[in-house]
């Protein structure tokens, strides 16, 4: 230098050929318990790496860019 894969909640990961972004763990609160743990219920938490474009509508499609990994030279 070229090609491929990945980047989404604090962490691990989903999201069906473009239609209003969710789960588990964790955090917080409540219930339960003499107390703790466990269990049950609820709540909060997101510029979908970043910047543009297309579209009525983009995590998804297109372009550029950054970072990580793999391969080739």
């Nucleotide at each position: 230098g070229c090609g491929g894969a990945a980047g989404u909640a604090a962490c691990u990961c989903a999201a069906u050929u473009g239609g209003u972004a969710g789960a588990g763990u964790g955090a917080c609160a409540g219930c339960c318990u003499u107390c703790c743990a466990a269990g049950c219920u609820g709540u909060a938490g997101g510029u979908u790496g970043c910047g543009g474009g297309u579209u009525c509508g983009a995590g998804u499609c297109c372009c550029g860019u950054c970072c990580u990994c793999c391969g080739c030279u």